The RNA shown here (Bacterial RNase P class A) has 407 nucleotides and comes from a bacterium. The coordinates come from a structure-prediction model, not an experiment, and the mean pLDDT is 78. Of the family's consensus pairs, 94% are formed in the model. Rfam family: Bacterial RNase P class A. On this family, see Frank and Pace, Annu Rev Biochem 1998: "Ribonuclease P: unity and diversity in a tRNA processing ribozyme".
[in-house]
RNA sequence: CGGGGGUAGCUAGAUGGCCGCCAGCGUGCCUCUCCGGAGGUCCGACGCUGGAGGAAAGUCCGGGCUCCACACGGCAGGGUGCCGGCUAACGGCCGGCGAGGGUGACCUCAGGGAAAGUGCCACAGAGAGCAGACCGCGUCCCUGGCGCAAGCCCGCGACGUAAGGGUGAAAGCGUGCGGUAAGAGCGCACGGGGGGCGGCGGAGACGUCGCCCUACGGUAAACCCCACCUGGAGCAAGGUCAUAUCGAGCGCGCACCGCCCCUCGGGGCGUGGAGGGUAGCCGGCCCGAGCGCUCGGGUAGACCGCUUGAGGCGCCUGGCAACAGGUGACCCAGACGAAUGGUCAUCACCGACGUGGCGGGCGACCGCACGUCGGGACAGAACCCGGCUUAGGGCUACCCCCGCUCU
Numbered sequence: 001c002g003g004g005g006g007u008a009g010c011u012a013g014a015u016g017g018c019c020g021c022c023a024g025c026g027u028g029c030c031u032c033u034c035c036g037g038a039g040g041u042c043c044g045a046c047g048c049u050g051g052a053g054g055a056a057a058g059u060c061c062g063g064g065c066u067c068c069a070c071a072c073g074g075c076a077g078g079g080u081g082c083c084g085g086c087u088a089a090c091g092g093c094c095g096g097c098g099a100g101g102g103u104g105a106c107c108u109c110a111g112g113g114a115a116a117g118u119g120c121c122a123c124a125g126a127g128a129g130c131a132g133a134c135c136g137c138g139u140c141c142c143u144g145g146c147g148c149a150a151g152c153c154c155g156c157g158a159c160g161u162a163a164g165g166g167u168g169a170a171a172g173c174g175u176g177c178g179g180u181a182a183g184a185g186c187g188c189a190c191g192g193g194g195g196g197c198g199g200c201g202g203a204g205a206c207g208u209c210g211c212c213c214u215a216c217g218g219u220a221a222a223c224c225c226c227a228c229c230u231g232g233a234g235c236a237a238g239g240u241c242a243u244a245u246c247g248a249g250c251g252c253g254c255a256c257c258g259c260c261c262c263u264c265g266g267g268g269c270g271u272g273g274a275g276g277g278u279a280g281c282c283g284g285c286c287c288g289a290g291c292g293c294u295c296g297g298g299u300a301g302a303c304c305g306c307u308u309g310a311g312g313c314g315c316c317u318g319g320c321a322a323c324a325g326g327u328g329a330c331c332c333a334g335a336c337g338a339a340u341g342g343u344c345a346u347c348a349c350c351g352a353c354g355u356g357g358c359g360g361g362c363g364a365c366c367g368c369a370c371g372u373c374g375g376g377a378c379a380g381a382a383c384c385c386g387g388c389u390u391a392g393g394g395c396u397a398c399c400c401c402c403g404c405u406c407u
Stems, first nucleotide, its partner, number of pairs: 001403011013347007021051007028041005053378001057389002060387005065234004077230005082096005097111001098109004112225002117223002119219003134165002136161005142155001144153003173191006192216001193214009238304004246296007257270005275287004311330001313328006349375007357368004
């Protein structure tokens, strides 16, 4: 210098002008007042302070919180699955073990059981699980050919055979010796797998060594078996106030008064009439059969829940680490059709190309200036946390690996 691995952090950048949005506080203004204060501020004021993310996303796990259900035990259903640790908890994280990949730094793994049972194994292939004869190999019978003969060769058929070839991801463990007509775990030795027992090391997963048995395909994010965990719904949870309306109780009234009609149930007119309208108030005028009070349920609406919390940050201590403990100062969005914005100017940042110049180094090489063009992604809180996953343009720091080059 080039290529790569790991960990951590930051992200439409900075300043200013103009125009806006949301929340809190203060002042002002308005209303009420027992003059202490309380309430309101959409239209409608001013000032100050604060105002999105590393993923706010997907809503995939786990928890807090809330309501409902629940004696206890079991079944079903769902989930998890090497060991140890961390945590409020987890399917998360950290450190290990084992297996696989990479020259390496390092990366990946849903990683219990296939010796309980069942199922499945595409295509190709004769045969894919109670194996299987396509070629080959061997024995026998027959026909033909050659040969003096022993015998050899070609072909049909029957049988044997899993050594070899061929198919396949996979063909009933591998190598060797024996054995056999040819062969075969058929027998033996060694090795691999599986089961059991034991020694040593380790906290454990596991590693290593020895003995005995077995005679061996894969597959459980297939059914299943084993062990462990596991109620349901979610802030539209849930609660408070409560216009209208509905229900219950109480009170006032529509006349119980006068006249008329009648099918004798009732109807009409007048006086009266709670209450209402008009209005600053009184009077007057008009309407008039309902009106008022209390209690209950609770719709619209408003408010609480709502952001101080397993809180982030600094320092110290323990631990390889995840994390825990101590301590100090801090408060850091709370909207509800949903604020956190728009625009202009200057500058900065990154990339490509070009220009010629300058600077540093013995050198490989590195840096600076100017000009033109281009670029800044993914994405928007909605009860709150811990994770995972996915999306995504760039920038920074540290550690490590491989290759090349220079001295």